[in-house]
Context: one part of a larger RNA
RNA sequence: GGAUUAACGCUGGCGGCGUGCCUUAUGCAUGCAAGUCGAACGGUCCUUCUUCGGAAGGACAGUGGCAGACGGGUGAGUAAUACGUAAGUAACCUGCCCUCAAGUGGGGAAUAACUCCGAGAAAUCGGAGCCAAUACCUCAUGUGGUCCUUCCCGUAAAAGGAGGGAUUAAAGCCUUCGGGCGCUUGGGGAGGGGCUUGUGUCCGAUUAGCUAGUUGGUGGGGUAACGGCUCACCAAGGCGACGAUCGGUAGCUGGUUUGAGAGGACGACCAGCCACACUGGAACUGAGAUACGGUCCAGACUCCUACGGGAGGCAGCAGCAAGGAAUAUUGCGCAAUGGGCGAAAGCCUGACGCAGCGACGCCGCGUGGAGGAUGAAGGCUUUCGGGUUGUAAACUCCUUUUCUCGGGGAAGAAUAAUGACGGUACCCGAGGAAUGAGUCUCGGCUAACUACGUGCCAGCAGCCGCGGUAAUACGUAGGAGGCUAGCGUUAUCC
Numbered sequence: 001g002g003a004u005u006a007a008c009g010c011u012g013g014c015g016g017c018g019u020g021c022c023u024u025a026u027g028c029a030u031g032c033a034a035g036u037c038g039a040a041c042g043g044u045c046c047u048u049c050u051u052c053g054g055a056a057g058g059a060c061a062g063u064g065g066c067a068g069a070c071g072g073g074u075g076a077g078u079a080a081u082a083c084g085u086a087a088g089u090a091a092c093c094u095g096c097c098c099u100c101a102a103g104u105g106g107g108g109a110a111u112a113a114c115u116c117c118g119a120g121a122a123a124u125c126g127g128a129g130c131c132a133a134u135a136c137c138u139c140a141u142g143u144g145g146u147c148c149u150u151c152c153c154g155u156a157a158a159a160g161g162a163g164g165g166a167u168u169a170a171a172g173c174c175u176u177c178g179g180g181c182g183c184u185u186g187g188g189g190a191g192g193g194g195c196u197u198g199u200g201u202c203c204g205a206u207u208a209g210c211u212a213g214u215u216g217g218u219g220g221g222g223u224a225a226c227g228g229c230u231c232a233c234c235a236a237g238g239c240g241a242c243g244a245u246c247g248g249u250a251g252c253u254g255g256u257u258u259g260a261g262a263g264g265a266c267g268a269c270c271a272g273c274c275a276c277a278c279u280g281g282a283a284c285u286g287a288g289a290u291a292c293g294g295u296c297c298a299g300a301c302u303c304c305u306a307c308g309g310g311a312g313g314c315a316g317c318a319g320c321a322a323g324g325a326a327u328a329u330u331g332c333g334c335a336a337u338g339g340g341c342g343a344a345a346g347c348c349u350g351a352c353g354c355a356g357c358g359a360c361g362c363c364g365c366g367u368g369g370a371g372g373a374u375g376a377a378g379g380c381u382u383u384c385g386g387g388u389u390g391u392a393a394a395c396u397c398c399u400u401u402u403c404u405c406g407g408g409g410a411a412g413a414a415u416a417a418u419g420a421c422g423g424u425a426c427c428c429g430a431g432g433a434a435u436g437a438g439u440c441u442c443g444g445c446u447a448a449c450u451a452c453g454u455g456c457c458a459g460c461a462g463c464c465g466c467g468g469u470a471a472u473a474c475g476u477a478g479g480a481g482g483c484u485a486g487c488g489u490u491a492u493c494c
Base pairs, nucleotide, nucleotide: 001494002493003492004491006490007489008488009487010486013365014364015363016362017361018360019358020357021323026321027320028319030318031317032316035066036065037064040063041062043060044059045058046057047056048055049054073276074275075274082201083200084199085198086197087196088195089194092193093192094191097189098188099187100186101185102184103183104182105139106138107137108136114129115128116127117126118125119124144168145167146166147165148164149163150162151161152160172181173180174179202248203247204246209239210238211237214236215235216234217233218232219231220230221229251273252272253271254270255266256265257264258263278299279298280297281296282295301312302311303310304309329355331354332353333352337351338349339348340347341346368398369397370396371395378389379388380387381386403431404430405429406428407427408426412421438483439482440481441480442479443464444463445462449478450477451476452475453474459466460465
């Protein structure tokens, strides 16, 4: 000098764009943050009409489907089951989406809701009865798929083709009756993921030996898949001064910052990956989780209780307490972008879009411009002549960025409709220089000096050093210098 998620002191007019718990991964009151579908299903209620048969519309708890594995947060753990990069998968999976081929026939038993009864303070639960489905089960069909097997081609080991055997599917709804949306099986694709390998990734040797599922083999099991992943048996291996093991520290990267570069330091915001969700453990469902706002068990903590038993998890958005030098609103809206569900209308969305607060940062603008010497008054100083503040002020002319008031008023919306922001930005008119300057320094480094007070005191200080009676170094005043809505200090990095 530059930089910062900064803080502190003094000061503070406006706007745009960013950004804002680095500390206790501490504990949390309250509200909201994941629902949706009646065009899968039985039903209940309401409204309207009624030829009293019913019809139409709407809402809803439940069964069922899809979504709750995304989006959002945090950085605890992790030094390699991570990340970066380059490959491999002949060892793999893939809901929704696209594409191609084939199919969608028949039957059955339940159950929630509901009704009745019962237990409980509650959370909730039990018994009996009834009924439905795109819920569940079964028979058929088998283009296909899977397994076994024969042959052909082919490879190091596959894929592929022809034949035989076994086994394996389905669900309907809407309709303007044209069809549409689905469902089942399989091939391909896209996007997404799993696994494997090479290589790179902090400090310590005042850590030198470490290892028994350990290293390899055979055979079972398991997985979507290879594999000590797991188990039985067999062998005795495997790693290590090219730093194993142990200890400390740490999420990694694109990047950021500094530097001429080499390099150093860092990893806030944004983006990719990983890990975690009160602590520890476990699986279930599912295409996908070992699942933040799912389940079960244990623990700590908090709350309710009729003492028998229950409920909870902000490292989502706000907000509270605590900690701290320190970090915001219990705001508006789904109008846009995106996501979930739905045929759609639409519903949900603290993602997101906006607004609020903070000079926290960067950028831009303003606090007036021109003229004006009797160099006014006042202040300071003086060798008492003067010098300086200083064209500075007054005064004259001008302008209106900004400000205040009044009027108009968007784009963003793809339009039939729909704008939170917002009567905002912006435009026009009127008024009037009006509403608006500080802060640090002045011994040298380092731009800027005098007077008074003080007298090794009070104090200053980044280093050298100032102060003990004329202090340009302390304090005050005048003046000057630097930067400027900021200035200075502190902390950290280069």
Predicted 3D model of a 494-nucleotide part of an RNA (small-subunit ribosomal RNA, 5' domain) from a metagenome.
It matches the Rfam family "Bacterial small subunit ribosomal RNA". Gene Ontology terms of the family: structural constituent of ribosome and ribosome.